[in-house]
Description:
Small-subunit ribosomal RNA, 5' domain from an uncultured organism, 525 nucleotides, folded computationally.
Context: one part of a larger RNA
RNA sequence: ACGCUAGCGGGAGGCCUAAUACAUGCAAGUCGAACGGUAACAGGGCAGAACUUCGGUUCAGCCGCUGACGAGUGGCGCACGGGUGAGUAACGCGUACAUAACCUGCCUUCAAGAGAGGGAUAGCCCUGGGAAACUGGGAUUAAUACCUCAUGGUAUUGCUAAGUCGCAUGGCUGUGCAAUUAAAGUUUCGGCGCUUGAAGAUGGAUGUGCGUGCCAUUAGCUAGUUGGUAAGGUAACGGCUUACCAAGGCAACGAUGGCUAGGGGGCGUGAGAGCGUGACCCCCCACACGGGUACUGAGACACGGACCCGACUCCUACGGGAGGCAGCAGUAAGGAAUAUUGGACAAUGGAGGCAACUCUGAUCCAGCCAUCCCGCGUGCAGGAUGACUGCCCUACGGGUUGUAAACUGCUUUUAUUUGGGAAGAAACCUGUUUAUUUACUGAACAGUUGACGGUACCUUAUGAAUAAGCACCGGCUAACUCCGUGCCAGCAGCCGCGGUAAUACGGGGGGUGCGAGCGUUAUUC
Numbered sequence: 001a002c003g004c005u006a007g008c009g010g011g012a013g014g015c016c017u018a019a020u021a022c023a024u025g026c027a028a029g030u031c032g033a034a035c036g037g038u039a040a041c042a043g044g045g046c047a048g049a050a051c052u053u054c055g056g057u058u059c060a061g062c063c064g065c066u067g068a069c070g071a072g073u074g075g076c077g078c079a080c081g082g083g084u085g086a087g088u089a090a091c092g093c094g095u096a097c098a099u100a101a102c103c104u105g106c107c108u109u110c111a112a113g114a115g116a117g118g119g120a121u122a123g124c125c126c127u128g129g130g131a132a133a134c135u136g137g138g139a140u141u142a143a144u145a146c147c148u149c150a151u152g153g154u155a156u157u158g159c160u161a162a163g164u165c166g167c168a169u170g171g172c173u174g175u176g177c178a179a180u181u182a183a184a185g186u187u188u189c190g191g192c193g194c195u196u197g198a199a200g201a202u203g204g205a206u207g208u209g210c211g212u213g214c215c216a217u218u219a220g221c222u223a224g225u226u227g228g229u230a231a232g233g234u235a236a237c238g239g240c241u242u243a244c245c246a247a248g249g250c251a252a253c254g255a256u257g258g259c260u261a262g263g264g265g266g267c268g269u270g271a272g273a274g275c276g277u278g279a280c281c282c283c284c285c286a287c288a289c290g291g292g293u294a295c296u297g298a299g300a301c302a303c304g305g306a307c308c309c310g311a312c313u314c315c316u317a318c319g320g321g322a323g324g325c326a327g328c329a330g331u332a333a334g335g336a337a338u339a340u341u342g343g344a345c346a347a348u349g350g351a352g353g354c355a356a357c358u359c360u361g362a363u364c365c366a367g368c369c370a371u372c373c374c375g376c377g378u379g380c381a382g383g384a385u386g387a388c389u390g391c392c393c394u395a396c397g398g399g400u401u402g403u404a405a406a407c408u409g410c411u412u413u414u415a416u417u418u419g420g421g422a423a424g425a426a427a428c429c430u431g432u433u434u435a436u437u438u439a440c441u442g443a444a445c446a447g448u449u450g451a452c453g454g455u456a457c458c459u460u461a462u463g464a465a466u467a468a469g470c471a472c473c474g475g476c477u478a479a480c481u482c483c484g485u486g487c488c489a490g491c492a493g494c495c496g497c498g499g500u501a502a503u504a505c506g507g508g509g510g511g512u513g514c515g516a517g518c519g520u521u522a523u524u525c
Base pairs, nucleotide, nucleotide: 001520002519003518004517007376008375009374010373011372012371013369014368015334020332021331022330024329025328026327029076030075031074034073035072037069038068041067042066043065044063045062046061048059049058050057051056083287084286085285092212093211094210095209096208097207098206099205102204103203107200108199109198110197111196112195113194115149116148117147118146125138126137127136128135129134155180156179157178158177159176162173163172164171165170185192186191213259214258215257220250221249222248225247226246227245228244229243230242231241232240262284263283264282265281266277267276268275269274289310290309291308292307293306312323313322314321315320340366342365343364344363348362349360350359351358352357379410380409381408382407390401392399393398415462416461419458420457424452429447430446431445432444433443434442435441469514470513471512472511473510474495475494476493480509481508482507483506484505490497491496
């Protein structure tokens, strides 16, 4: 997976095939405590109109004044989290080392600093083009956006005194001189930020040894190839790239080529050695329609970013445009075969934010499926005239089904019913108190927050009530007879059964094994 069958609960798992194509919805946003502002909502103010019970109500208008906030500038995030295994036989992975050749946003600690100016630009406004996607021009405005100047260590670069250490180039500590490089404010006044440097932490980068499939019916391979000098480039070493010079480098200890394959922790099996395997979960790698390229950035050569080429699909007013589910659901196709277009951010974690909070198909839950594992139930006791019957067998006496049933008593897991009802919640925040005088901060107390779910669990009542199948019975292999059939129909894992008394085919009765499962097929040990 298939066939027959099927009562319940808990835990787990659920496209192994087409990395095939995808309708639709959602999966990455957030900050008004950076900024100019005001499209919507609410409040307030201003002046007005109508009605009025004289309290007000309604209507349209103006004012960003307040709460907030669409679009926009700016910051941080989008490199995490989630998916898949196509490629890759490789420093990809595993393991042990190395970097005196390196980078690191946010975070922690420490030190120093935040001075003076300037010009734009989006939005708004005006006005064009276009079917749309989108886009041109003009005027004007802000910033934690951008630029200039100043200052500037233990920063960088160059030269340099000394000490010390080493691994050859040199490293570390570090003196002096010269040159170069910085900033941003906002605020509820409590805070939150900004710049430079040092150290830490975290995460990466690079290199090396060893290990890590099959084929020799693959034996030679290689010109940036191997090394050197110089320059460029990089965070950094390096043919990484370029120019010049030398002619090297690899290979039966299997180069090169071909085929297959993500690797590991693990998993299955086995007494072990091994053999097989890499689903779920964790670590690493690679990929994101096929191929290529860089930009931004601390970090990408970026699944839901950009550009180009290609294939495919869609829209079009035919001029031109749009797209990428190997995210979660879902659809078609393929296939023996694999689920809901569900709920919630309550918890855990993540992003942004001072916070409140917002977002989060991560996650937590629910739904479906005997797919697997575990547990429970389908009653218990008595009851022989071994009941009248029935099926089956018979030597016709009886045997068997069988304590089975009837009948009597009991129980209520489960089922249905009644009522109650969690833990998972700690916080953030608000209020009060307190350490310590206000505040910050800490502590204590109180309040607040549950998708699952009125779920788990407890409890009331009812009544054996709601619940058994599947395969096999010649030997291996536990379990036997009758009838039918007559080398036919058929069985079969192997040996083999069947040609007129078949324990082997088909059916009945009986029995054996397992049991909400049982068989078959496939695969591994």